The RNA shown here (transfer RNA) has 74 nucleotides and comes from a Candidatus Woesearchaeota archaeon.
Rfam family: tRNA.
Model confidence (mean pLDDT): 85 of 100.
Taxonomically the source falls in Candidatus Woesearchaeota (Archaea, Nanobdellati).
RNAcentral holds the sequence, with entries from ENA.

[in-house]
Formats: sequence, structure tokens, C1' cells
RNA sequence: GGGCAGGUAGUUCAGUCCGGCAGAAUCCCCGGUUGGCAAUCGGGUGAUCACGGGUUCAAAUCCCGUCCUGUCCA
Repeated sequence: GGGCAGGUAGUUCAGUCCGGCAGAAUCCCCGGUUGGCAAUCGGGUGAUCACGGGUUCAAAUCCCGUCCUGUCCA
């Protein structure tokens, strides 16, 4: 330098193909349960969807560029 995969909540990830309310688990907080704790059950908080631009009534999703991570080739 080139190819491929990836970047979404504090963490691990789905959702992208085929545009239409941003989700799950876990962590954290509150409560139930217990003599108390653990476990378990219910509820709650939390993401400018890596960044910039474009298309569209509407973009995490499509198009262009850039950055970062992994991997392969040279």
C1' cells in the first nucleotide's frame, strides 16, 4: 500500500440483507422474598448507533470519504 470482517447502553452483543418507535443480557439503583446474606422475582436509570457529507417524507440500516480495531496478502 491492497483485500476482508468489525465499531450500537458502563460491559458482552442482536438489529443492517429487505430504510419506518433504538433492543436483550449483564452491571448499577429501588422494591418484594429471608432472622440476615446469597440466589431468585418485579420495576427503574443508561447509547449524537466511530466521525463528516450525500440520497430520502424518513437513515444504525442505502451511497461517498475519513478514523480506529482485528485478520490476510505484499